[in-house]
Context: one part of a larger RNA
């Protein structure tokens, strides 16, 4: 510069620069006390408003699990990393599995109420209350310590169902009835412990860029005894003792860099690279630190210091997009402040479900790869190889079957109609098996029924119309496929290299013609 359609994929390589706004981690009422708000019902009321709290539920609170996963980035790191092969002195919530237990008590505290001071963030004082929160007691199969004797340390309940038996608030003159409980049973849990899976921590060997214009480096340094520490070995830490340890097979220092599976190009050897996807590592405004926990020294936790931004009543507070979008800035350069949890996966919950910017989709960009189209056939006759353009030796040649004309077709696009797969699990009903006293409840299997789709009225299919809406870019001296005319006149210009241009330039500019690619083409940058 030009541009028709679709599929698949990629999309801040630069400032690990600063970030407005929204969302990205919640869930459980079948752990607990409760009831701010909402719906339904009852009573009351004209209505509003207030009060009660039965049901559905549930804000805030206590408690449990999760928040250490998932997602991002590559700053640091040349070895506390990664890859491969080995090792011994370890841990492990949830999950699978074996065994044993789950007895009996106690004291608090939030929420709430009252008050205090504060602009706010938030805090303080007093009072009430519950638990699967917390703390003792008992018990100890197994566990730990110990040579043995012995010693040490545990727990929590909640929900469903129920024939007989027992207790029993309340009602009833009584007979009796009877919420609930014991008891039985099932499910989910709780404690101790064994084994396992998976995951993780630690150690060793080998390999992993450049510089000697870096040659010496090292005092917790190297080793030992002891103490401490850790889940665990170890100077990991400390006291004492010894004087070692590393190094031209490159220590130390400097520079650069996340590593790998792989990617790319090459006949190969070797080289360059490490985007997307996957594994590992490191980091989370900068630096440091621990707490909680099975697991962190924790991206959306805490504390301290620093820089920066914001609020302030000037006393004091708040914040961290290298999550997804998005903004400014930087830059040659990189997208939407979209939809849905339908599927897959994760958290939680008995479950229904809830949450999920993971994910699945959609949007934008020819950024890449792949596919398709922009028509097909015929059409030169004596008069028509017309006209036009260009060239010409003026005879003609060429554009060129190209066009026109005639006959067809209709992909894609636009229009009309139909229309998915991805979704069968959970759930209801029936049946069977197990558990059980039980046809109840719960669990497993089978059958059956219904519901559930963001994408999307999308893919795909059918129909009508009509050649209709769809071609450009670079090059043509040699390398290198493709040549003439005019203009220009060492000028203007070209150029990857050789080199073209100073009056007939196949090399500059334009035109005609040709060559190569084609929804791309060429240039620049980069690698082999």
């Nucleotide at each position: 510069g030009g541009u028709g359609c679709g599929g698949c994929a990629u999309g801040c390589c630069u400032u690990a620069c600063a970030c407005a706004u929204g969302c990205a981690a919640g869930u459980c009422g079948a752990g607990c006390g409760g009831c701010a708000g909402c719906g339904c019902g009852g009573g009351g009321g004209c209505a509003a408003g207030g009060g009660u709290g039965g049901c559905g539920g549930c804000g805030a609170g206590c408690g449990g699990c999760g928040a250490a996963c998932g997602g991002g980035u590559g700053a640091g790191u040349a070895a506390u990393a990664c890859a491969u092969c080995g090792g011994a002195a370890c841990g492990u919530g949830u999950c699978c599995u074996g065994u044993c237990g789950u007895g009996g008590g106690g004291g608090a505290u939030a929420a709430c109420c009252a008050g205090u001071a504060g602009a706010a963030a938030g805090a303080c004082u007093g009072g009430c209350u519950a638990a699967u929160a917390c703390c003792g007691c008992a018990u100890g199969a197994g566990a730990u310590c110990g040579a043995a004797a012995g010693a040490u340390g545990a727990a929590a309940g909640c929900g469903g169902g129920g024939g007989a038996c027992c207790c029993g608030a309340g009602g009833g003159u009584a007979a009796c009835u009877g919420a609930g409980g014991g008891c039985c049973u099932c499910g989910c849990g709780c404690g101790a412990u064994u084994g396992g899976a998976g995951c993780g921590g630690c150690c060793g060997a080998u390999g992993u860029c450049g510089g000697a214009u870096u040659a010496g480096c090292u005092a917790g340094u190297u080793g030992g005894c002891g103490u401490g520490g850790u889940a665990a070995g170890a100077g990991c830490c400390c006291a004492c003792c010894a004087a070692g340890g590393c190094g031209a097979c490159g220590a130390u220092c400097c520079a650069u860099a996340g590593c790998u599976g792989g990617u790319c190009a090459g006949u190969g050897a070797g080289a360059a690279c490490g985007a997307c996807c996957a594994g590992c590592c490191a980091c989370a405004c900068u630096g440091g630190g621990a707490c909680u926990g099975a697991g962190a020294c924790a991206c959306g936790g805490c504390c301290c210091a620093g820089a920066c931004u914001c609020c302030u009543a000037c006393g004091g507070g708040a914040g961290g997009c290298a999550g997804c979008a998005g903004u400014g800035g930087g830059g040659a350069a990189u997208u939407u402040u979209g939809g849905a949890c339908a599927a897959u996966g994760g958290g939680u919950g008995c479950a229904a479900g809830c949450c999920u910017g993971a994910u699945c989709c959609a949007g934008c960009c020819a950024u890449g790869c792949c596919g398709c189209g922009u028509g097909u056939g015929u059409g030169a006759a004596g008069c028509a190889g017309u006209a036009g353009g260009c060239c010409u030796u003026c005879g003609g040649g060429u554009u060129g079957u190209a066009a026109a004309g005639c006959a067809c077709u209709u992909u894609c696009g636009g229009c009309c109609g139909g229309a998915a797969c991805g979704a069968a699990a959970u759930c209801g009903c029936c049946u069977u098996c197990g558990u059980u006293a039980a046809u109840a409840g719960c669990g497993g299997g089978g059958g059956u029924g219904g519901a559930u789709g963001a994408c999307g009225g999308u893919a795909c299919c059918g129909g009508a119309a009509g050649a209709a809406g769809a071609a450009g870019c670079a090059c043509c001296g040699g390398c290198u496929a493709a040549c003439u005319a005019c203009g220009u006149g060492c000028c203007a210009g070209c150029a990857g290299c050789c080199g073209c241009g100073g009056u007939a330039a196949u090399a500059c500019g334009u035109a005609g013609g040709g060559u190569g690619c084609g929804a791309g083409c060429g240039u620049u940058a980069a690698u082999c």